Model confidence (mean pLDDT): 81 of 100.
A computed fold for a 74-nucleotide RNA from a Campylobacterota bacterium, annotated as transfer RNA.
Rfam family: tRNA.
NCBI's taxonomy places the organism under Bacteria, Pseudomonadati, Campylobacterota.
RNA sequence: GGGUUCUUAGCUCAGUCGGUUAGAGCUCCCCGCUCAUAACGGGGCGGUCGAGUGUUCGAGUCACUCAGAACCCA
Repeated sequence: GGGUUCUUAGCUCAGUCGGUUAGAGCUCCCCGCUCAUAACGGGGCGGUCGAGUGUUCGAGUCACUCAGAACCCA
C1' cells in the first nucleotide's frame, strides 16, 4: 500500500425480508428466602445501535465518507 471481517447496555453477545414498542446472560440496585453469606426466586436501573451524510413513507439492518479493532496478501 491492497483486501476481508467486525464496532449494539458497565462486560460478553443476539437482533429474521428494512416495518410499527431494540433484547438476552452476567454485573449493579431493591425485595424475598436464610441465624448469616453464597446460591436460588421476583422486580428495577442501564442504549445518541462507533461518528456523520445519503437512499426510503420507514434504517441497528442498504450506500458512501471518516475513526477504531482483528486477520490475510505485498